A computed fold for a 73-nucleotide RNA from Trichoplusia ni, annotated as transfer RNA.
The sequence is in RNAcentral, with records from Rfam.
Taxonomically the source falls in Trichoplusia (Eukaryota, Bilateria, Endopterygota, Noctuoidea).
It matches the Rfam family "tRNA". Its family is annotated with triplet codon-amino acid adaptor activity in the Gene Ontology.

RNA sequence: GACCGUGUGGCCUAUGGGUAAGGGCAUCCGAUUUAAUGAUCGGAAGUAGUGGGUUCGAGUCCCACCACGGUCG
Repeated sequence: GACCGUGUGGCCUAUGGGUAAGGGCAUCCGAUUUAAUGAUCGGAAGUAGUGGGUUCGAGUCCCACCACGGUCG
């Protein structure tokens, strides 16, 4: 440099173009319990790499760029 793949809350992972993007861990708040900063239950906050395009509607399709991984030279 060429080509291929991947990019979703702090981390991991779902989501046949169509409600308010689901779940697990972690975090915070509350209740109960415990010798205990531990356990159980309930609740909350927080996300689609960036910028365009297509569409009534995009996390999903298209283009460019960025990052990471791989193959070739």